[in-house]
RNA sequence: UGAGUCGGCCGGGCGGCCGCGGCGCGUCCGUCAGGACGGGUCGAGGAAAGUCCGGACUCCACAGAGCAACGGUGGUGGCUAACGGCCACCCACGGCGACGUGCGGGACAGUGCCACAGAAAUCAGACCGCCAGCGGCCUUUCGGGGUGCGGGUAAGGGUGAAACGGUGAGGUAAGAGCUCACCAGCGCUCCGGGUGACCGGCGCGGCUAGGUAAACCCCACCGGGAGCAAGACCAAGAGAGCACCAAUUCGUUCGCGAAGCGGUGCUUGCGCUGACGGGCUGCUCGUCCCAUGUCAGCGGGUAGGUUGCACGAGGCGUCCAGCAAUGGGCGUCCCAGAUGGAUGGUCGCCCGGGUCGACGGAGCAAUCCGCCGACCCGACAGGAUCCGGCUUACAGGCCGGCUCAUUCG
Numbered sequence: 001u002g003a004g005u006c007g008g009c010c011g012g013g014c015g016g017c018c019g020c021g022g023c024g025c026g027u028c029c030g031u032c033a034g035g036a037c038g039g040g041u042c043g044a045g046g047a048a049a050g051u052c053c054g055g056a057c058u059c060c061a062c063a064g065a066g067c068a069a070c071g072g073u074g075g076u077g078g079c080u081a082a083c084g085g086c087c088a089c090c091c092a093c094g095g096c097g098a099c100g101u102g103c104g105g106g107a108c109a110g111u112g113c114c115a116c117a118g119a120a121a122u123c124a125g126a127c128c129g130c131c132a133g134c135g136g137c138c139u140u141u142c143g144g145g146g147u148g149c150g151g152g153u154a155a156g157g158g159u160g161a162a163a164c165g166g167u168g169a170g171g172u173a174a175g176a177g178c179u180c181a182c183c184a185g186c187g188c189u190c191c192g193g194g195u196g197a198c199c200g201g202c203g204c205g206g207c208u209a210g211g212u213a214a215a216c217c218c219c220a221c222c223g224g225g226a227g228c229a230a231g232a233c234c235a236a237g238a239g240a241g242c243a244c245c246a247a248u249u250c251g252u253u254c255g256c257g258a259a260g261c262g263g264u265g266c267u268u269g270c271g272c273u274g275a276c277g278g279g280c281u282g283c284u285c286g287u288c289c290c291a292u293g294u295c296a297g298c299g300g301g302u303a304g305g306u307u308g309c310a311c312g313a314g315g316c317g318u319c320c321a322g323c324a325a326u327g328g329g330c331g332u333c334c335c336a337g338a339u340g341g342a343u344g345g346u347c348g349c350c351c352g353g354g355u356c357g358a359c360g361g362a363g364c365a366a367u368c369c370g371c372c373g374a375c376c377c378g379a380c381a382g383g384a385u386c387c388g389g390c391u392u393a394c395a396g397g398c399c400g401g402c403u404c405a406u407u408c409g
Stems, first nucleotide, its partner, number of pairs: 001405010012350007020043004025038005045380001049391002052389005057227004064285004070223005075089005090104001091102004105218002110216002112212003127157002129153003133149003137145002165183006184208002186205003190201004231307004239268007248259004270299007278288003314333008351378007359370004
């Protein structure tokens, strides 16, 4: 200097004018509810997205026990409230390397699949071959050639992702772990290291008949349900009941009687029908509510307000422990709480980046730095109960660690 790899951070700034939401204060108006004006203070994200995991919290009752079904995870050890997350390590694969990736338990419980090609893809198999035997033919320089039948063989060649270990030697009619040496894999005993997954070493064994479970499956571990539109409280109103008034209608023995459009007041779990049960995912045990009940169906009314609602598994700084994730101590801070749903509009100046051009400086050069001009760009994107993660999107820029290559000192 270039290329790569891992991690962290920023992602516009300032000012003027007009305009927002929360909290709180002051002044004025108002019987109250409340309203007007003024000031102070706070006011979106690293992903607020996806809704994929895990929880806190609320209700079902207190969330209990067991079984089944279903779902999830899957190397070891640690962190955490927990997780399918994070950290470290092991193994396998990829990479010169830093590093990256992993649906990482089991193929000797069972079932299935390995297309096409090929002779043959689970207990295999002979297409081209190699070998010798028998019969017969040709030649005969006594070697040999070719053919038919049956046999031996899988070392050579071919097919394929994969062909039943590899190299070499011996052996054989020709061959083969048939035998031997070395190597690879597998199995076994022992020794060493490590918390462990696992790693290393000596020795023995001729055992070498695979792969696939992100195929079904087996094994181990985990898992109540619903969700802030959860839930709590208040008000209102329809309906219903009772009492009173009462338009109007009918009847009348003309004294009154019956019904009651509508209105007022009070009460009240909305009313009617059906069942005898209902709730806790399914089942069992257990247990809870229970006739002023529960469930199902039909009809009607309301959709208003308060709360939940932000002090937290909280942020920041620092010290200690730890390889780290993280934990602890000390100090410090309070950083949205809306509800047709708030931080916006406009103007100006600046800042950052890219392309092109001119000038100047350093340098052998590539190139770098400074300054000026023109044009272009300034990303992804907005809460709604909250938190810990994962995944996805992101114009442009900055910082750091490590690896490799080249050059100079």